[in-house]
The RNA shown here (Bacterial RNase P class A) has 361 nucleotides and comes from Binatia bacterium (SeqCode). Its Rfam family is "Bacterial RNase P class A". It is annotated as a ribozyme. The sequence is in RNAcentral, with records from ENA.
RNA sequence: AAAGCGGAUUAAGCGAUCGCCCCGUUUCGGCGGGGAGGAAAGUCCGGACUCCGCAGGACAGGGUGGCCGCUAACGGCGGCUCCGAGUAAUCGGGGGAAAGUACCACAGAAAACAUACCGCUUCCGCCGUCAGGUGGGAGUAAGGGUGAAAAGGCGAGGCAAGAGCUCACCGGUCCAUCAGUAAUGGUGGACGCAUGGUAAACCCCACCUGGAGCAAGACCAAAUAGGAGGGUUGGGUGGUCCGCCCAUAGCCCUCGGGUACGGUCGCUCGAUCCCGUGAGUAAUCACGGGGCAAGAUGAAUGAUGGCUGUGGUCUUUAUUAGGGGCCAUUACAGAAUCCGGCUUAUCGAUCCGCUUUAGCC
Numbered sequence: 001a002a003a004g005c006g007g008a009u010u011a012a013g014c015g016a017u018c019g020c021c022c023c024g025u026u027u028c029g030g031c032g033g034g035g036a037g038g039a040a041a042g043u044c045c046g047g048a049c050u051c052c053g054c055a056g057g058a059c060a061g062g063g064u065g066g067c068c069g070c071u072a073a074c075g076g077c078g079g080c081u082c083c084g085a086g087u088a089a090u091c092g093g094g095g096g097a098a099a100g101u102a103c104c105a106c107a108g109a110a111a112a113c114a115u116a117c118c119g120c121u122u123c124c125g126c127c128g129u130c131a132g133g134u135g136g137g138a139g140u141a142a143g144g145g146u147g148a149a150a151a152g153g154c155g156a157g158g159c160a161a162g163a164g165c166u167c168a169c170c171g172g173u174c175c176a177u178c179a180g181u182a183a184u185g186g187u188g189g190a191c192g193c194a195u196g197g198u199a200a201a202c203c204c205c206a207c208c209u210g211g212a213g214c215a216a217g218a219c220c221a222a223a224u225a226g227g228a229g230g231g232u233u234g235g236g237u238g239g240u241c242c243g244c245c246c247a248u249a250g251c252c253c254u255c256g257g258g259u260a261c262g263g264u265c266g267c268u269c270g271a272u273c274c275c276g277u278g279a280g281u282a283a284u285c286a287c288g289g290g291g292c293a294a295g296a297u298g299a300a301u302g303a304u305g306g307c308u309g310u311g312g313u314c315u316u317u318a319u320u321a322g323g324g325g326c327c328a329u330u331a332c333a334g335a336a337u338c339c340g341g342c343u344u345a346u347c348g349a350u351c352c353g354c355u356u357u358a359g360c361c
Base pairs, nucleotide, nucleotide: 001357002356003355004354005353006352007351008350009349010348012308013307014306016304017303018302020035021034022033023032024031025030037332041343042342044341045340046339047338048337049213050212051211052210056242057241058240059239061209062208063207064206065205066080067079068078069077070076081094082093083092084091085090095204096203100202101201102198103197104196117144118143119140120139121138122137123136124135125134126133127132152170153169155167156166157165171193172191173190174189175188176187177186178185179184217265218264219263220262227255228254229253230252231251232250234246235245236244272291273290274289275288276287277286278285279284309329310328311327312326313325314324315323316322
């Protein structure tokens, strides 16, 4: 200097004028303070909270999936481990195929207790001077071909030719031992070692799991016809069963009538934010100190202009600093009960760490 990998911060500031919303105060004139994001988005997960009268068990259904930790919890986060990609920094993935069922198109001889298309060896017959050709039998699965994948790989020996047929190494399975909390790894030994892949196929194993959701729900106001018909000994907690509780009346369905399309709460003090110290590899936790930062409801948080900052562009200077002019203040995008994550979209600016290559000292 170039090419990459991982991460962090920011998303303008200060006055003025007018307008809107909330809180506090008021001598009712006003005064003070505050007002949309890093994703507020998606509604994909997990909860807090509310209701289902209280409480439970089993099944079904659903979810997760290496090990150990963190957390209120999670399908999240951290560290470690194995496999794969990459020169690397890093990134992606992870129970079981020897319980069973199912699938692997096309091509290919054959796609899993799977096979002989080409080929190789050998015996017999025929043709041929020879080389060889051809028909049949036996042996073969090393070589070639097809395919995403074809009876572990490589080398040597052996064989008529071949084959773990034999041997050494690698791979695999099992045993022992060492390290580690563990997943797993190292070392040693034994065995020629079933014959693929797919479980985001059904399935098996382990663990977890009530439902509905702020339009939850509580209260106030208002009003009527506690009307009519049907079903049922039942009703209650997503489904089924058991259990428990309530009731002799309740419950369910349909039609019809009235009031309100109302108001208040829920509604922002929280698993909260900032700083410091300590523990831990880290995620995070503990202690101490300090802080309160939107709460709308047909839906507020805006408009105008000035200065500064920042960015871009033009010009000048001496070449960079600097000066002057112009433009922009952007992209993605807007709270609606709240919080912790994940995912997606995105204009710029700044910074940190790491890898590789080239050059110079």

The prediction has a mean pLDDT of 76.